Predicted 3D model of a 73-nucleotide RNA (transfer RNA) from an Anaerolineae bacterium.

[in-house]
RNA sequence: GCCCACGUAGCGCAGACGGUAGCGCAACCGCUUGGUAAGUGGUAGGUCACGAGUUCAAAUCUCGUCGUGGGCU
Numbered sequence: 001g002c003c004c005a006c007g008u009a010g011c012g013c014a015g016a017c018g019g020u021a022g023c024g025c026a027a028c029c030g031c032u033u034g035g036u037a038a039g040u041g042g043u044a045g046g047u048c049a050c051g052a053g054u055u056c057a058a059a060u061c062u063c064g065u066c067g068u069g070g071g072c073u
Stems, first nucleotide, its partner, number of pairs: 001072007010025004019056001027043005049065005
C1' cells in the first nucleotide's frame, strides 16, 4: 500500500428480509437471614463509533472518516 471482518448499556454479546433496542453478568432497591454470602422479586442504565445519503421509516442499505483485529505484498 491492497483486501476482509468487527464497533450496540459498566463488561460479554443478540438483534433473517428496514418497522417499539434486547439477553446474561455487574450496579441499585426490596424479600429472605441473628448477620454476611447464596437464593429470589423488581428498578435504572443507550447520540447503536463518527459524518453524510437513500427511504414514510435506518442498529440494519449506500458512501466517507476513525478505531480494533486478521490476511496479502

Lineage of the source: Bacteria > Bacillati > Chloroflexota > Anaerolineae. It matches the Rfam family "tRNA". It is annotated as a transfer RNA. Rfam links the family to the GO term triplet codon-amino acid adaptor activity.